[in-house]
Context: one part of a larger RNA
RNA sequence: CUAGGCGUAAAGAGCACUACGGCGGUGAAUCAGGUUGGAAGCGAAAGUCACCAAAAAGUGGUGGAAUGCUCUCAAAACCAAUUCACUUGGGUGGGAGAGAGGAGAGUGGCAUUUCGUGUGGAGGGGUGAAAUCCACAGAUAUACGAAGGAAGGCCGAAAGCGAAGGCAGCUCUCUGGUUCCUUACCGACGCUGAGGUGCGAAAGCAUGGGUAGCGAACGGGAUUAGAUACCCCGGUAGUCCAUGCCGUAAACGAUGAGUGUUCGCCCUUGGUCUUCUCUAGUUAGAUCAGGGGCUCAGCUAACGCGGGAAACACUCCGCCUGGGGAGUACGUUCGCAAGAAUGAAACUC
Numbered sequence: 001c002u003a004g005g006c007g008u009a010a011a012g013a014g015c016a017c018u019a020c021g022g023c024g025g026u027g028a029a030u031c032a033g034g035u036u037g038g039a040a041g042c043g044a045a046a047g048u049c050a051c052c053a054a055a056a057a058g059u060g061g062u063g064g065a066a067u068g069c070u071c072u073c074a075a076a077a078c079c080a081a082u083u084c085a086c087u088u089g090g091g092u093g094g095g096a097g098a099g100a101g102g103a104g105a106g107u108g109g110c111a112u113u114u115c116g117u118g119u120g121g122a123g124g125g126g127u128g129a130a131a132u133c134c135a136c137a138g139a140u141a142u143a144c145g146a147a148g149g150a151a152g153g154c155c156g157a158a159a160g161c162g163a164a165g166g167c168a169g170c171u172c173u174c175u176g177g178u179u180c181c182u183u184a185c186c187g188a189c190g191c192u193g194a195g196g197u198g199c200g201a202a203a204g205c206a207u208g209g210g211u212a213g214c215g216a217a218c219g220g221g222a223u224u225a226g227a228u229a230c231c232c233c234g235g236u237a238g239u240c241c242a243u244g245c246c247g248u249a250a251a252c253g254a255u256g257a258g259u260g261u262u263c264g265c266c267c268u269u270g271g272u273c274u275u276c277u278c279u280a281g282u283u284a285g286a287u288c289a290g291g292g293g294c295u296c297a298g299c300u301a302a303c304g305c306g307g308g309a310a311a312c313a314c315u316c317c318g319c320c321u322g323g324g325g326a327g328u329a330c331g332u333u334c335g336c337a338a339g340a341a342u343g344a345a346a347c348u349c
Stems, first nucleotide, its partner, number of pairs: 003321004007303002012317001014199005021192003025086006033079002035075004040070003048064006089189001090186003093182005101175007113147007123134002160167002204245006213239002218234004256316006264294011298305002322349003331342004
């Protein structure tokens, strides 16, 4: 490379948008580049194959093939091209809906901590048990008041929203996406996407703020043979805010995106339609778009998956090829750094 694969054995990029490329609806007409068929010419010689000869071999003669190229005639299904049209893919409009989707501003309450004042008077705290620790310079407890920071109880749910990361007190402003109904409009405008661009938890970095609680490092007390730990008392970075970087995670559904086809049952969220009681609720059913639990067929090494597939098919991208060495070395790109990305070999089993 081929072939086979990628939920758990090696293997889906963390996620999206997009230039090139690849692939791509329906009906006509035209064209004839690809395609198909026919004819002609060329395809040197040697060589090769077949046949013939007066031929053992060699030799001599004749013919073929030479998968190809050129020109020409014809066909028009498919691919390509041009033109016209269509509506089911896609989009727009109109009428409704749900939502912790995002950004900014404002605002309220519970609790912890600290401070102030009063009451009170000996312990408190902590643990398996203790001690370090706090406390007559009045702690713990209790009442009132104040300050400040962080997080959002109940509602709350297999719930909802978002491309992913993720998103939760309440109110306002700005703003993205999405679902249903209608079928008025556009008329293939689509899918994927090497490269590129943007977003991207936590930790970390830079500058300036902030610091209640928690808390790497660190100090002390225990435990222990030891205890650089688990437990306890403290506690700095950090956690929070603003701006800029970093670009990684078991970034997981360990399952790339898109489209179509395929037996049923139950629950649930948001619409629409019908129905039953009957006039504002509710019963049942149907149908779209999601979220969950079982299951037939089928698939799977098994576990399991099973209309939200890991079934049946197609299109495009990414990735895998024994273990270790190694996600290392070297080089390059990016980064303030930490490091990230790309990514071997010797050797060894």
This is a predicted structure of a 349-nucleotide part of an RNA (small-subunit ribosomal RNA, central domain) from Meniocus linifolius. The coordinates come from a structure-prediction model, not an experiment, and the mean pLDDT is 86. The gene name in the source record is rrn18. It matches the Rfam family "Bacterial small subunit ribosomal RNA". Its family is annotated with structural constituent of ribosome and ribosome in the Gene Ontology.